Predicted 3D model of a 518-nucleotide part of an RNA (large-subunit ribosomal RNA, domain I) from Sedimentisphaera salicampi.
Context: one part of a larger RNA
RNA sequence: GGUAUGUGGGGGAUGUCUAGGUGCCGAGAGGCGAAGAAGGACGCGGCAGGCGGCGAAACGCCCGGGUUAGGAGUCAAGCAUCCGAUUACCCCGGGAUAUCCGAAUGGGGAAACCCAACAGGGCCGGGCAACCGUACCCUGUAAUCAUCAUCUGAAUGCAUAGGGUGAUGAGGCGAACGUGGAGAACUGAAACAUCUAAGUACCCACAGGAAAGGAAAUCAACCGAGACUCCGUUAGUAGCGGCGAGCGAAAGCGGAUCAGCCCGUGCCUUAUCCGUAUAUUAGUCAGGCGAAUGUUUCUGGAAAGCUGAGCCACAGAGGGUGAAAGCCCCGUAGUCGGAAGCUUAUAUACGGAUUGGCACAUACGAGUAUCACGGAACCCGUGGAACUCCGUGUGAAUAUGGGGGGCCCACCCUCCAAGGCUAAGUACUCCUCGGCAACCGAUAGUGCAAAGUAGCGCGAGUGAACGAUGAAAAGUACCCCUACAAGGGGAGUCAAAAGUACCUGAAACCACAUACCU
Numbered sequence: 001g002g003u004a005u006g007u008g009g010g011g012g013a014u015g016u017c018u019a020g021g022u023g024c025c026g027a028g029a030g031g032c033g034a035a036g037a038a039g040g041a042c043g044c045g046g047c048a049g050g051c052g053g054c055g056a057a058a059c060g061c062c063c064g065g066g067u068u069a070g071g072a073g074u075c076a077a078g079c080a081u082c083c084g085a086u087u088a089c090c091c092c093g094g095g096a097u098a099u100c101c102g103a104a105u106g107g108g109g110a111a112a113c114c115c116a117a118c119a120g121g122g123c124c125g126g127g128c129a130a131c132c133g134u135a136c137c138c139u140g141u142a143a144u145c146a147u148c149a150u151c152u153g154a155a156u157g158c159a160u161a162g163g164g165u166g167a168u169g170a171g172g173c174g175a176a177c178g179u180g181g182a183g184a185a186c187u188g189a190a191a192c193a194u195c196u197a198a199g200u201a202c203c204c205a206c207a208g209g210a211a212a213g214g215a216a217a218u219c220a221a222c223c224g225a226g227a228c229u230c231c232g233u234u235a236g237u238a239g240c241g242g243c244g245a246g247c248g249a250a251a252g253c254g255g256a257u258c259a260g261c262c263c264g265u266g267c268c269u270u271a272u273c274c275g276u277a278u279a280u281u282a283g284u285c286a287g288g289c290g291a292a293u294g295u296u297u298c299u300g301g302a303a304a305g306c307u308g309a310g311c312c313a314c315a316g317a318g319g320g321u322g323a324a325a326g327c328c329c330c331g332u333a334g335u336c337g338g339a340a341g342c343u344u345a346u347a348u349a350c351g352g353a354u355u356g357g358c359a360c361a362u363a364c365g366a367g368u369a370u371c372a373c374g375g376a377a378c379c380c381g382u383g384g385a386a387c388u389c390c391g392u393g394u395g396a397a398u399a400u401g402g403g404g405g406g407c408c409c410a411c412c413c414u415c416c417a418a419g420g421c422u423a424a425g426u427a428c429u430c431c432u433c434g435g436c437a438a439c440c441g442a443u444a445g446u447g448c449a450a451a452g453u454a455g456c457g458c459g460a461g462u463g464a465a466c467g468a469u470g471a472a473a474a475g476u477a478c479c480c481c482u483a484c485a486a487g488g489g490g491a492g493u494c495a496a497a498a499g500u501a502c503c504u505g506a507a508a509c510c511a512c513a514u515a516c517c518u
Stems, first nucleotide, its partner, number of pairs: 001517009015503001016468002020440002022437007029429002031173002039101003042055003046079002049075003052059001061095006070083003106115003117141006124133003144170009177208001178206004188195001192242001218225002229256005239247002260421003263365001264360005272353009282343003287336003293309001295308001298305001310327002312316001318330003371393006380406001401416005455462002475502001478490004
C1' cells in the first nucleotide's frame, strides 16, 4: 500500500406518511370602478419582526341574527394587563370609518410627494355687541372628452365656426371564451420564388354572460325543402394545387334546440314590456336535531386488534381518538330552521314605454344593382369562373319589374337585394360551493407542502432550496469530566432515546480493529 470481515462515522437513498398539487364533473357566479376599482405605499398591537386583519373611529366601532363559556389571530412560548350569562370570543347579514398613491380627475410630479385658489366652519386675539383680523386646522368645489339642453356669438347680412352655463354619461382593471381591424417568420416543399406554415402567433378596438349569426333576391332539381347556431355523417368524397408539398367543401341524411317579428293613416284598447315599492312563494348565504357497548377475555405502553356476548341501521360515506371503532368524538341517512341581504316566481300599486285588435290606403328600401378595371374571400392559386365583399369609374328597371339556378343564350323552376330586431341549442372558467379519480406523493405533484420569497440582472426580467422526535414534551431534575464551552459519562423520562443535527437510515467516502498478501 492492498484484500476481506467487523464496529463506527459520514451521507440522506429507500419504505411508510401528507399538510400541497393535478385532472374532471355538477351547481352558482360571470364582473369591479369617479359613491374612486384592481394593485400598492405608509401606518394601527402593553412588550410586535414576518404573515394575516384593519385604517388617524386603525388587531377594530354600531345594529340585527346564530352559537357559546370561555376569550384578547398566527409563527410562538412567556410576562403583564384586561374582557366575559348586563352574552365576551367566534360565525352570518346590514351600516359607519376607510390616511396617501393609483383611471387619479384643482395645478405640478422623479407613484405613495410638492404647491395653491375659492366657499363654509373651527381655534386664537380684539370688541358691550354687530363684527373684524394674521397664522394654523377641518369640510367642500373645481380634470378631460362625448351627448343633450340652453344662453351667446366672428370674418359676413341671415347663418356657421367659436365661447359660456346646466344635466347625463364615459375613462381604468379583469383568466379564458367572442366579433371586428391589422397581420408575420421559422417551418414544409427533402434547395427555392407561386404555394405552405396561416388568416396561425403577436398587436389594436369593442362587447357580453355568452358573443356572433338569423327569418331566403336561400337551396334544390322538374321531386321538393323551408331562419340561424352547434354536433355526427356525407368525406379525405367533389374539387383546388410549381396538379408538387399539400389544401379541402356543399347539398342531403341523422341529432341538439326551436320563434318569430318591426319600420303608413284612422278608430278602439292596455290584455304587452321595463323600472320602483309592498306582500307572498321558492332557493341561497349562519345554524339545529340526529340511532346503537366506554361490554368480557387475552396480548400490549396504549385496544379500535383477538375471543365471548349484545345493540342500531333511511345512518356499515369519511375523518379522528395511544394499533385496525357502525354503536367513544366529529360526522353520515333523514329532518327542521331565518331578523337582514341576494336571487326566482306570482299578485297589487305607481311611473314610463307603448302594445293588441279592426278598417283603409296601398306600399314594397338608387348613386343602389349591373358593367369595366384593380383586389379579396369562397374547395376554386385567373382559370371557361359564376355567386359574395371592397376600391376607382360608369350607371338601370320598378312586379307587364328584378335576382339566382357555376362563362353565355333560350325555356323552365325558384326567390324578392340595396332598412332593422330576435330567446334556446354552442364556447369559456380569474372566482364560490359540493363531489369524483386504475392522478402525484417531497429530484414527484403547481415555479411554490407556500414563494413569485431568497438570490441574480442597470433594466425588461429571471428565479430556487428547505416536509416527518414522540401517543403525549413527559424536550433529560441532579451528579461528574471540561474553558461558568462544545461534547460526553452516570442518573432520570419513555414502549423505544426516537434527544429539537431527532421515523426508517442504502451507497459513495473516511476511521479503527482483526486476519491475510506484497
The coordinates come from a structure-prediction model, not an experiment, and the mean pLDDT is 82. Rfam family: Bacterial large subunit ribosomal RNA. Its family is annotated with structural constituent of ribosome and ribosome in the Gene Ontology. The full RNA is in RNAcentral, with records from ENA and SILVA. Lineage of the source: Bacteria > Pseudomonadati > Planctomycetota > Phycisphaerae > Sedimentisphaera.